Model confidence (mean pLDDT): 84 of 100. Transfer RNA from Nitzschia anomala, 71 nucleotides, folded computationally. The RNAcentral record of the sequence draws on ENA. Rfam family: tRNA. Rfam's curators write: Transfer RNA (tRNA) molecules are approximately 80 nucleotides in length. Rfam links the family to the GO term triplet codon-amino acid adaptor activity.
[in-house]
RNA sequence: GUGGGCAUAGUUUAAUGGCAAAGCACUAGUCUUCCAAUCUAGGGAUGGGAGUUCGAUUCCCCCUGCCCACA
Numbered sequence: 001g002u003g004g005g006c007a008u009a010g011u012u013u014a015a016u017g018g019c020a021a022a023g024c025a026c027u028a029g030u031c032u033u034c035c036a037a038u039c040u041a042g043g044g045a046u047g048g049g050a051g052u053u054c055g056a057u058u059c060c061c062c063c064u065g066c067c068c069a070c071a
Base pairs, nucleotide, nucleotide: 001070002069003068004067005066006065007064010024011023012022013021018054026042027041028040029039047063048062049061051059
């Protein structure tokens, strides 16, 4: 330099055009003499930009970062 893949919450993963879901973690409560565990509740996310569409995490293009292959 060329081609391909990936980017969603603090973390690990779902969601293949129609209200962004869950586990762990965090916060509060429950329980306990206290802590842990259990149970209940709660907050928090689609890498950036442009396009298509009534509607985009999803489809198209560009950029950024990471990975793989070739040179």